[in-house]
RNA sequence: GUCUUCUUGUCGGAGUGCUAGUACGUUUCACCUAGGUGAUUUGUAUAGCUGAGACCGUUAAUUCGGGAUCCGUUGAACCUGAUCGGGCUAGUACCCGCGAAGGAAACAAGCGUGGCAUUUAA
Repeated sequence: GUCUUCUUGUCGGAGUGCUAGUACGUUUCACCUAGGUGAUUUGUAUAGCUGAGACCGUUAAUUCGGGAUCCGUUGAACCUGAUCGGGCUAGUACCCGCGAAGGAAACAAGCGUGGCAUUUAA
């Protein structure tokens, strides 16, 4: 001198899922003692699973806004592929692959451990 880590400030990006169980409704079908039972579709609440995060309000719809969390090119935060392939499970969840794939949002200042380069002295 420079790079990385870390910190601070301001700015920006992203996701918000899955469902066996319980309660209350709801669609269709079957049976029968005619208002009950069973299967089934779907909604709300509660509950459960994983995680850093699945929260609040609003909308026909994560649609829009906010909070928290994570991430910002040294970019696996997140999206596409993808209801993909394998495993596990109640599960379009979760784990691994895919993945040296394609895309994806930043600048400034500081500390000084470490790395690298140069110079000087011994």
Molecule: TPP riboswitch aptamer (THI element)
Organism: Glaciecola punicea ACAM 611